[in-house]
Context: one part of a larger RNA
Molecule: small-subunit ribosomal RNA, central domain
Organism: uncultured bacterium
Formats: sequence, C1' cells, structure tokens
RNA sequence: CUGGGCGUAAAGGGUGCGUAGGCGGCUGAUUAAGUCAGAUGUGAAAUACCAGGGCUCAACCCUGGGGGUGCAUUUGAAACUGGUCAGCUUGAGUGCAGGAGAGGGAAGUGGAAUUCCUAGUGUAGCGGUGAAAUGCGUAGAGAUUAGGAGGAACACCAGUGGCGAAGGCGACUUCCUGGACUGUAACUGACGCUGAGGCACGAAAGCGUGGGGAGCAAACAGGAUUAGAUACCCUGGUAGUCCACGCCGUAAACGAUGGAUACUAGGUGUAGGGGGUUAUUGAUACCUUCUGUGCCGGAGUUAACGCAAUAAGUAUCCCGCCUGGGGAGUACGGCCGCAAGGUUGAAACUC
Repeated sequence: CUGGGCGUAAAGGGUGCGUAGGCGGCUGAUUAAGUCAGAUGUGAAAUACCAGGGCUCAACCCUGGGGGUGCAUUUGAAACUGGUCAGCUUGAGUGCAGGAGAGGGAAGUGGAAUUCCUAGUGUAGCGGUGAAAUGCGUAGAGAUUAGGAGGAACACCAGUGGCGAAGGCGACUUCCUGGACUGUAACUGACGCUGAGGCACGAAAGCGUGGGGAGCAAACAGGAUUAGAUACCCUGGUAGUCCACGCCGUAAACGAUGGAUACUAGGUGUAGGGGGUUAUUGAUACCUUCUGUGCCGGAGUUAACGCAAUAAGUAUCCCGCCUGGGGAGUACGGCCGCAAGGUUGAAACUC
C1' cells in the first nucleotide's frame, strides 16, 4: 500500500466552533469536464505470449502472428456525477405563541453548624483509642447560658430527576445572558453534513502577583503499633483548599462506545410539552403524539460477555486512530510553558 479493524483483545481525538477539502434533497432545461461507444495515430527493437522452423534434444537461435493498460486527435450518446440557468419545499434556518430547567456571569441577602474571643454559672477532669499515650485543664478546661468575630459549605426538598458541547452545575433574591423543547406553518429556499490545519472552552493538582484563612489537611513534629513502621490509628500542623487577575492543558477527561442522516417487533417506568375521549366544571382515568432519560426483551449482531430505536442491528457520508510484547510515551529535534512539564515522537537491542 491492498486490506481488516477501534465497548472489554492494539485502536474514538477531553469537548465544541469552524477554514480548506470530501460528501450532499426534489423537478425541468442546457452543457459535455468526468463517464460510455466508434475512428485515426502512437504504444521502437529485443524480451514475454501463440504457431512453425534450425543446431542429434534442450538451453540457445531464426521466421511469422496476435495482444497491449495508456497517451493524443476526432466523431457521437446524455442516464448518472460535475458546470450553468430556472423553479419547488420535505432537509436547514427565521418568525409567532407557550411552558420547563443546580445552563453561564455579576451583585446582594439568609439560617444551621464548626472554630475563636468576651462575660456569667460551675468544678476536676476533658479528649482520644482495640487498648493507650502524646495533647488540653486549678493561671479554672470540658459542660452550659448570653453576646460578638470570621471563613467556608449550603441539611431537608433530592429523584438511574433536571440543565449543559464536554469539563461540570445544587440556599434565597435581583440584574445581564446562552441553548434546548412543544405547537403553528407566516417567511427564506438546499442556505446542508463532516471537518486536516486553526481558534475557543477544559476537573483536580500545580505555578505567578495580591488578598483571605473557620474547618479540613500533603509536607513536618510528637504519641502509639511493630522485629522494624520513613505507614495504617491518635494529638498537633504548614503549603493548599477560598477570592481576584494571569498561566498550566492534563485525568479511568468513561458509555473505556466520534459526528450526521435514514430504516428495522414489542413491554414497562420517569421528566418536559401538545392533541383527543368519557363524566359533571375540575382533579383524575384512558387513548395518542413529539422530545429527553432508565430498565426488560425479539429479530439481527458478537470470540464471548453482552448490545438491542439512546444499537455494539441494516446502510451512506466525513473526521480521528490501530497494525506483536518490552525498550517507551523514553531519547533526539521542533513547537508551547515562569517552572513543573505538555505536545509531536523514533531507533539500536531483546523475547
């Protein structure tokens, strides 16, 4: 490379937006680039293939024949792909009418609890463990009452509930703001899908500057345990955890499952909408439909486990990635970063 693959064997990019490119709905007309058919030229000889012949055969040699992907020119066809023109509405988008939501940002507010401070009551213990000790306490602790300070997180509601592209998002109020869904069918008229590069976002930890610091707690100290105990347990405790701004750019960033579209038995729960039926207004019940989220299960599929309309089924389009284990996500170089490091990413050798 031709292939075959990517839930768990190697393999889906952490996620989105989007450039180039690739691919792309229905109808009519036209063109003739792709495509198809014909013709002409070329496609050297030798070699190769077929037939025949010459060296005693063969190798070898000679003669004849046929074919040749392709390229160029030319004539034609017009279904499909492409180009151009005209139109359509079902894909896509807009409008209008609605309800749902921890979606994002900013400001403010609240109560419970922990800790600390002050004051009162009060006296000998408290704390901690498997058991203890370190630790705290007669300079009055722990307990309890009142007042105050400060920081962080928001019990119940809470639900395989909701929202978000992913990371993620949970007290309340206000302001600003993104998206999705349902109904309608007024408007645009293929405006679409994917997306190499690129850009943006991206948990935790970590880094820079300045704040903040209640609780928790790497490091560290002490007490235990133990043969030892650089641990597990206990008492303390600093970075950090919090805020602002700027970096970092990684995770078992997981559904270990890229995105889009179409099709393919059912059953049952739940969330947000719409339509309908019955009774008597309603609640409710039942039927139906769209969107999301779960469970079960048939065909099919799978090495099996399992998946099964939220596919790992049946197909099409586009991107990413894999190609035995180790060496190694290492070395070297490039790019990025303040650093930590990230990204791209080998080989020798070895089994």